[in-house]
Context: one part of a larger RNA
């Protein structure tokens, strides 16, 4: 100087407390461990691995495995030879790949050749999701959006170092003020950026309003006040008033205001730490393989199943279930696409088909909610697992292993021990909607969107984590 302490002091945080809802019990989905297995490819392992890499494993993907094949190779460059390229047919085969026959002679030309492509040969050399993240670059997590981490000059100390950065106040903040052997500066904080909340202005179609009209659809006429869209701009700064404070920084209260003390949310992550993670995104040193640890193909596997565990979904019902009727969003996607509407089917779906490269058309029905009828506390008109059967769709292909419809079946489950977790306001809880990936989909995931909309915070003694000061130390 650090680190540590069941030492002390100040302080902060959904850390505790107060409250609301969960997990832990059930069924299922999904990830992991273990076991099994020809293979169940690999990585990630306390917080900070485990709905993670994977924004989508039937083939492909695919890295694993069995079998069938290739050896200058699926891919790149250089040399030599042959043939344009390309297309069709037959035949062996699971396919890859072999074999045979035929069609075809293009572009350019100095008539030698050349370009592109295919094929054969030799060799330099290709290739490797093989190893090492403890050889590395780059990326990333965590502490932590915590308030810290340093430097120059000066001064102090023999030196390691100290001072500054400590002290008195204050702040979300090393934020600011005052004091001080310190005076300044840098990386962080804050602000600058984006979205939302208010006004003004510019613009007025595909939007909005009015007339008129229709079964319905704005085909049509007029206007741009409102709504909306998207550019510019104003606005919030403790600015004003009162109190308090050291006449400071600030704090408390009031007013005005759409908004008040960081307005709300996001992006933004200092110096370091964990030999943290990634050689399987990529790049790369060294090392290893080279008729194989490379490459092609078919089938299988990554989906196994006594069990253990993480994350979720659906429930256990009456604040409910079912049936009928009625209402109100936002944000997204769409041309190899979204598809109104019509016909058809109990339904999934099928057959036609207008419009739309989209503020125009469409996906599209929002659901919880309201109103009315039934059910009356039961393993039920709860719950929907599982199973049987008949279909549909995508796709060469749905057995292993897809999604979905109808009918039948109708399991566990009556609120969950010890323990543990999220959340402070348009939040929790609850209700639906859309998107990416994608032929299809195992999505209950992830990422966004809006609707309805709470309770509690006395306090900091204790648990956990952290900043600063200080005491101790047989630790470095």
């Nucleotide at each position: 100087u650090g680190a540590c302490a069941g030492g002390g002091g100040c302080c902060u945080g959904c850390a505790u407390a107060a409250g609301c809802g969960g997990u832990g019990g059930a069924g299922c989905a999904u990830g992991u461990g273990g076991u099994u297995g020809a293979a169940u490819u690999c990585g990630a392992u306390g917080c900070a691995a485990a709905g993670c890499g994977a924004a989508g494993a039937a083939c492909c993907u695919u890295a694993c495995u069995a079998g069938g094949g290739c050896u200058u190779g699926a891919c790149a460059u250089g040399c030599c030879g042959u043939g344009a390229a390309u297309c069709c047919u037959c035949c062996c085969a699971a396919a890859a790949g072999a074999g045979a026959g035929g069609a075809g002679u293009g572009c350019c030309u100095u008539c030698g050749a050349g370009a592109a492509c295919a094929u054969g040969g030799a060799u330099a050399g290709a290739g490797u999701u093989g190893g090492u993240g403890c050889a590395u670059g780059g990326g990333u997590u965590u502490c932590a959006u915590c308030a810290g981490c340093u430097c120059a000059u000066g001064c102090c100390g023999u030196a390691a170092g100290g001072u500054g950065u400590u002290g008195g106040g204050u702040u979300a903040a090393g934020u600011c003020c005052c004091g001080c052997a310190a005076u300044g500066a840098g990386c962080g904080c804050a602000a600058c950026c984006c979205u939302c909340g208010u006004g003004u202005u510019u613009a007025g179609u595909u939007u909005c309003c009015a007339g008129c009209g229709u079964u319905g659809a704005g085909u049509u006429u007029g206007a741009a006040a409102c709504c909306c869209u998207a550019g510019a701009u104003a606005g919030a700064c403790u600015a004003c008033c009162g109190g308090u404070g050291a006449u400071a920084a600030g704090c408390c209260g009031a007013a005005g205001g759409a908004a008040g003390g960081u307005g709300a949310g996001g992006a933004u992550g200092a110096c370091a730490u964990c030999a943290a993670u990634u050689c399987a995104u990529c790049a790369u040193g060294c090392u290893c393989c080279u008729u194989a640890c490379g490459c092609c193909c078919u089938g299988g596997g990554u989906g196994a199943c006594a069990c253990a565990u993480g994350u979720g979904c659906u429930a256990c019902a009456a604040u409910g279930g079912c049936u009928a009727g009625g209402a109100c969003a936002a944000a997204g996607g769409g041309u190899c696409g979204u598809a109104a509407c019509c016909c058809u089917a109990u339904g999934a779906g099928g057959g036609g088909a207008a419009u739309c490269u989209a503020u125009c058309c469409u996906c599209a029905a929002a659901a919880a909610c309201c109103c009315a009828a039934c059910c009356u506390c039961a393993g039920u008109u709860u719950g929907g697992a599982u199973u049987a059967u008949a279909g549909g769709c995508u796709g060469c292909a749905a057995c292993u292993u897809g999604c979905u419809u109808g009918c039948a079946u109708g399991a566990a489950g009556c609120c969950g021990u010890a323990a543990u977790u999220g959340c402070u306001a348009g939040u929790a809880a609850u209700c639906g909607u859309c998107g990416g990936u994608c032929a299809g989909c195992c999505a209950u995931a992830c990422a966004a969107c809006g609707g309805u909309g709470a309770a509690u915070c006395c306090g900091u003694u204790c648990c956990c984590a952290g900043u600063c000061c200080u005491u101790g130390u047989a630790c470095a």
Overview: The part of an RNA shown here (small-subunit ribosomal RNA, 3' major domain) has 476 nucleotides and comes from Pseudotsuga menziesii. Its mean pLDDT, the model's own confidence on a scale to 100, is 82. The RNAcentral record of the full RNA draws on SILVA. Taxonomically the source falls in Pseudotsuga (Eukaryota, Spermatophyta, Conifers I, Pinales). Its Rfam family is "Bacterial small subunit ribosomal RNA".